[in-house]
């Protein structure tokens, strides 16, 4: 220095150009118990690591950057 692969809720992630970004675990409230775990029910949370560009429409496609990781020198 070249090339490659990652970044979406607090935390593990789904998503391959279209419909309010969806789940789980964690928080929040309720039931239920004498109290609590467990379960069951509801709730709030993520404009998609930033910038620009393509398109009617981008988490997805391009470009530069940033961050972790890896191969080869």
């Nucleotide at each position: 220095g070249u090339c490659c692969c990652u970044g979406u809720a607090g935390u593990u992630u789904a998503g391959c150009g279209g419909a309010u970004a969806g789940a789980a675990c964690a928080c929040u409230g309720g039931c239920c118990u004498c109290c609590g775990a467990a379960g069951c029910c509801a709730g709030a949370g993520a404009u998609c690591g930033g910038g620009g560009g393509u398109u009617c429409g981008a988490a997805u496609c391009c470009u530069c950057c940033c961050a972790g990781g890896g191969a080869c020198g």
Transfer RNA from a Candidatus Sungiibacteriota bacterium, 73 nucleotides, folded computationally.
Lineage of the source: Bacteria > Bacteria candidate phyla > Candidatus Sungiibacteriota.
The coordinates come from a structure-prediction model, not an experiment, and the mean pLDDT is 83.
Rfam family: tRNA. Rfam classes the family as a transfer RNA.